[in-house]
Context: one part of a larger RNA
RNA sequence: CCACCCUUAAGGAACUCGACCAAUUAGCCCCGUAACUUCGGAAGAAGGGGUACUCCUGAUGGUGAAAGACUUGCUCUGUAAGCUUUUGGGAGUGGCACUAAAGUGGCUCAGGCGACUGUUUACUAAAAACAUAGGUCUCUGCAAAGUCGUAAGACGACGUAUAGGGACUGACGCCUGCCCAAUGCCGGAAGGUUAAGGGGAGAGGUUAGACUUCGGUCGAAGCUUUGAACUGAAGCCCCGGUUAAUGGCGGCCGUAACUAUAACGGUCCUAAGGUAGCGAAAUUCCUUGUCGGGUAAGUUCCGACCUGCACGAAUGGCGUAACGAUCUGAGCAUUGUCUCGAGGGUGGGCCCG
Numbered sequence: 001c002c003a004c005c006c007u008u009a010a011g012g013a014a015c016u017c018g019a020c021c022a023a024u025u026a027g028c029c030c031c032g033u034a035a036c037u038u039c040g041g042a043a044g045a046a047g048g049g050g051u052a053c054u055c056c057u058g059a060u061g062g063u064g065a066a067a068g069a070c071u072u073g074c075u076c077u078g079u080a081a082g083c084u085u086u087u088g089g090g091a092g093u094g095g096c097a098c099u100a101a102a103g104u105g106g107c108u109c110a111g112g113c114g115a116c117u118g119u120u121u122a123c124u125a126a127a128a129a130c131a132u133a134g135g136u137c138u139c140u141g142c143a144a145a146g147u148c149g150u151a152a153g154a155c156g157a158c159g160u161a162u163a164g165g166g167a168c169u170g171a172c173g174c175c176u177g178c179c180c181a182a183u184g185c186c187g188g189a190a191g192g193u194u195a196a197g198g199g200g201a202g203a204g205g206u207u208a209g210a211c212u213u214c215g216g217u218c219g220a221a222g223c224u225u226u227g228a229a230c231u232g233a234a235g236c237c238c239c240g241g242u243u244a245a246u247g248g249c250g251g252c253c254g255u256a257a258c259u260a261u262a263a264c265g266g267u268c269c270u271a272a273g274g275u276a277g278c279g280a281a282a283u284u285c286c287u288u289g290u291c292g293g294g295u296a297a298g299u300u301c302c303g304a305c306c307u308g309c310a311c312g313a314a315u316g317g318c319g320u321a322a323c324g325a326u327c328u329g330a331g332c333a334u335u336g337u338c339u340c341g342a343g344g345g346u347g348g349g350c351c352c353g
Base pairs, nucleotide, nucleotide: 001348002347003346004345005344006343007342008341010339011338014337019334027051028050029049030048031047036041038171052093053092054091055090056089057088058087059086061084062083063082067077068076069075070073094098106332107331108330109329110328111327112326113324114323118130119129134169135168136167137166138165139164140163146155147154148153172319173318174317175316177249178248179247182246183245184242185241186240187239188238191237192236193235197231198230202226203225204224205223206222209218210217211216250268251267252266253265254264277311278308289305290304291303292302293301
């Protein structure tokens, strides 16, 4: 000097991002126990008291000797002894201390998030992330949909719509507003467009032959190269529906007998202009917003306000008892975290031999 451990006057979180760490608490018995609540809980809430040993005494559970009775039995009776379990009362003894060591909850208040138990980044993240029961939509009539496989085949399922697959949400309570213009999906079939195929008008090539000014010209059938009209499904265009489908949910101007504000009016645009609830929020830039509370003093915290840069209703909204090695703020208790250090122990390092 390092690691681990112990003690510490007075103070007691002044330390620090933060009580991180350490300390406090602790077992059992008795008393006592609030808000809130889904009536189960919260709760070991909180907060108090007792606790060792010896003697006396009462109750109680177990065993049941001796003795007695005869019906002599693996019998019965019994103020039932002795030993022993648990426990009540009284008296006393010792210590600083009696769950004397070890082991063995610190507690309370308020808020955010997630209902809960559970799961997760094996080796820096355990959470507010994932899952969850519950809710909704959607597909699937069985050779099901869906999935794996080239296939055979298999799972789904030896199941059958109270079943199975997919998507979103996430207990429970109260609820879940407006928009179908765009995109998606579903339905429709009148019209437009539209492929292969069908169809074959017409055109070209070739040449038996015919004609010829002998150069060539015309040219049937067959073969062959093409090929118009017409016909021709789904799809798309089109017409509807659908948001717990993907998603979206305005601007300007004026107006009331103080001022301010605008229930009201005008106008433009839109598919429709954000409803309930919540709101400086895990969301608020300006911002340490303003007011109130807590503190001597509070960028955090709690309660309000609403001017929501840029909340908002199953990408769910707002509440919520219980729960949480969760996060935030406050208090009590407790302490070497600190004021501010000090002393001691063990093991190393280091020095000498």
The part of an RNA shown here (large-subunit ribosomal RNA, domain IV) has 353 nucleotides and comes from a metagenome.
The full RNA is in RNAcentral, with records from SILVA.
Its mean pLDDT, the model's own confidence on a scale to 100, is 86.
It matches the Rfam family "Bacterial large subunit ribosomal RNA". A reference for the family is Cannone et al. (2002), "The comparative RNA web (CRW) site: an online database of comparative sequence and structure information for ribosomal, intron, and other RNAs", BMC Bioinformatics.